[in-house]
RNA sequence: UCGACCCGCUAGGGGUGCCGGCGCGCCCGGCUGAGAGAUACCCUUGGAACCUGAUCCGGCUCAAACCGGCGGAGGGAAGCGGUGCAGCCGCAGG
Numbered sequence: 001u002c003g004a005c006c007c008g009c010u011a012g013g014g015g016u017g018c019c020g021g022c023g024c025g026c027c028c029g030g031c032u033g034a035g036a037g038a039u040a041c042c043c044u045u046g047g048a049a050c051c052u053g054a055u056c057c058g059g060c061u062c063a064a065a066c067c068g069g070c071g072g073a074g075g076g077a078a079g080c081g082g083u084g085c086a087g088c089c090g091c092a093g094g
Stems, first nucleotide, its partner, number of pairs: 006082005011044004016038001017031005022025001050075003056069004
């Protein structure tokens, strides 16, 4: 000095289900999950965050979750910045 990872700032994108209850409210309790309306969480093109197909198909479950398929299919939101110390390498001088 460069690159990856990581971190920070700014900006942007995204999801919010299942079970039970009642006074039927985005209310209460339970479950999974990073997150189930959060100053949060996740993701931002090197993009499986998330959406579409899809009220999809198979397994499992009370159901959702989960696993496999569909499928690396089609879509999908970016810019900037990062101190010090030590080591090593190169170059120049002594």

The prediction has a mean pLDDT of 76.
TPP riboswitch aptamer (THI element) from a Thermoanaerobaculales bacterium, 94 nucleotides, folded computationally.